RNA sequence: GAACGAAUACGGGAUGGAGCUCCCGUUUGACCGCCGGAGACGGCUGAUGGCUCCUAUCUGCAA
Numbered sequence: 001g002a003a004c005g006a007a008u009a010c011g012g013g014a015u016g017g018a019g020c021u022c023c024c025g026u027u028u029g030a031c032c033g034c035c036g037g038a039g040a041c042g043g044c045u046g047a048u049g050g051c052u053c054c055u056a057u058c059u060g061c062a063a
Stems, first nucleotide, its partner, number of pairs: 009026005016054006033044004
């Protein structure tokens, strides 16, 4: 110096924040939605990976 392994830690899960929980990844990585179409392009759902709360947005005369 390199490789491998372990530990600790960190990071990621299609639009914000927090708690809990699940899964994944180790910087050469996890991740970067779906449908139609040869393509150009057009259309659709959701602030969560999951649950709860808050914020934003939408609906509602209001709650």